[in-house]
RNA sequence: GUGCCUGUAGCUCAGCAGGAUAGAGCAACGGCCUUCUAAGCCGUUGGCCGGACGUUCGAAUCGUCUCAGGCACG
Numbered sequence: 001g002u003g004c005c006u007g008u009a010g011c012u013c014a015g016c017a018g019g020a021u022a023g024a025g026c027a028a029c030g031g032c033c034u035u036c037u038a039a040g041c042c043g044u045u046g047g048c049c050g051g052a053c054g055u056u057c058g059a060a061u062c063g064u065c066u067c068a069g070g071c072a073c074g
Base pairs, nucleotide, nucleotide: 001073002072003071004070005069006068007067010026011025012024013023019057028044029043030042031041032040050066051065052064053063054062
């Protein structure tokens, strides 16, 4: 330099042949339970999807550019 893959919540991930308010588990916080802790149960908080632009009535999802990480080739 070229090609491909990945990037979504604090962490690990799902959702990606466009469509209703973007989800799960763990974590954190609050409550119940317990003499206390742990475990268990209930609830709450937290992301406008790496960034920008474009296409579209509508984009996490499609296109272009770009950033970060990884793999392969040279």
Molecule: transfer RNA
Organism: Clostridia bacterium